Context: one part of a larger RNA
RNA sequence: UGACGGAAGGGCACCACCAGGAGUGGAGCCUGCGGCUUAAUUUGACUCAACACGGGAAAACUCACUAGGUCCAGACAUAGGAAGGAUUGACAGACUGGUAGCUCUUUCUUAAUUAUAUGGGUGGUGGUGCAUGGCCGUUCUUAGUUGGUGGAGUGAUCUGUCUGGUUAAUUCCGUUAACGAACGAGACUUCAACCUACUAAAUAGAUUUUUGAAGAGCAAUCUUUACUAAAUCUUCUUAGGGGAACUUUAUGUGUUUUAACAUAAGGAAGCUUGAGGCAAUAACAGGUCUGUGAUGCCCUUAGAUGUCCUGGGCUGCACGCGCGCUACACUGAAUAAUUCCACGAGUUUCUUCUCUGAGAAGGGAGGGAAAUCUUUUUAAUAUUAUUCGUGAUGGGGAUAGUUCAUUGUAAUUAUUUAACUUGAACGAGGAAUUCCUAGUAAGUGCAAGUCAUCAGCUUGUGCUGAUUACGUCCCUGCCCUUUGUACA
Repeated sequence: UGACGGAAGGGCACCACCAGGAGUGGAGCCUGCGGCUUAAUUUGACUCAACACGGGAAAACUCACUAGGUCCAGACAUAGGAAGGAUUGACAGACUGGUAGCUCUUUCUUAAUUAUAUGGGUGGUGGUGCAUGGCCGUUCUUAGUUGGUGGAGUGAUCUGUCUGGUUAAUUCCGUUAACGAACGAGACUUCAACCUACUAAAUAGAUUUUUGAAGAGCAAUCUUUACUAAAUCUUCUUAGGGGAACUUUAUGUGUUUUAACAUAAGGAAGCUUGAGGCAAUAACAGGUCUGUGAUGCCCUUAGAUGUCCUGGGCUGCACGCGCGCUACACUGAAUAAUUCCACGAGUUUCUUCUCUGAGAAGGGAGGGAAAUCUUUUUAAUAUUAUUCGUGAUGGGGAUAGUUCAUUGUAAUUAUUUAACUUGAACGAGGAAUUCCUAGUAAGUGCAAGUCAUCAGCUUGUGCUGAUUACGUCCCUGCCCUUUGUACA
């Protein structure tokens, strides 16, 4: 000095607890991992920091595994051979999964491109992430890290970097042998909130008027409407430049007064305004050679670990574990009606309208390289009415059977969809354990990614919208200080 251990004192965190909420753990299914099995069930990763992770939803391809079969894409150099032909290709018949001249029989064809041997390359999802780069993850979302000059010490080193208060913060106030600085924090940046002020808009609307249409009314007239046209404008919409918050003001609590904190007011906004991004020093023998035409070394290199083709496998099932989906119903299910979003995305595509069809789907006529068309995406929870009436029930929808479509060369080990039938467990889940403080949890759909086809996944996005803290250090961890009898 301190990555470790003991003891004491502070401080912090819903990857800790408390008060609660939703659960998971029990069931069925989906999916990842292990095990077992197998020709092969390719492989990496295993506490947080492996296990719906490899953007890993694999029918072929992918593909690395397995059973087989082709090809050379063996540069270049040297040597011999070789125009009296080095070599290449091939019908048919055998052979073969095969219309691979792969090999054999048979002959033709080609013409210095090759073939043989040696050296040496090339390729490799072969090995080594414990040889590496780069990238990522983690320690670690905390507040930490460093040098200059000065001071202390023989020196390593210490001080600065602190008794105290305060903060999300080594954030500030203050104390002060330190002074003045740098990185990190903050500032910064992106998105979300406000603007009747500016700039505008036939790819966004509004207002007024006119012509229609529908409805009400005896009529005057009124109401509705994605009918059409004109004028004016930018409140709504869009997006450029700007502004706006700085804890502003008041009161209280704070070494009587600082830093700050609490309450109230004003305000669109007073948890760092909310949520993200970026993110120091020092590390790990964390992950990746299967992202790369990044890469050392080793292996292999023509009976190939190169490459292509045909099948199979990665999906296999006594079992164990993890992420999830659906449920166990009446705050519900079913049927009918009503009513509202926001992110996207689109030409081998998104699809409106129309016809056929129970549906799935198919035919025809259009629009859109998009604020213009799909699309006002008529979304689902929701609301209203009716039926059901606590029963394994009209809850639940696993497992089967049959049939119609669609994608694809190909659907069997059932890609997916639709219809009819079948109708399993499950009556709220033991020990244990995860996540979470406000437009949050939970519920609820939608879009995108992957995608020929296929979401129970992931990433976004809105809609409906609680309970309970607003604290503590008891558990689990982290940081700081003090201590000395251990340790390096």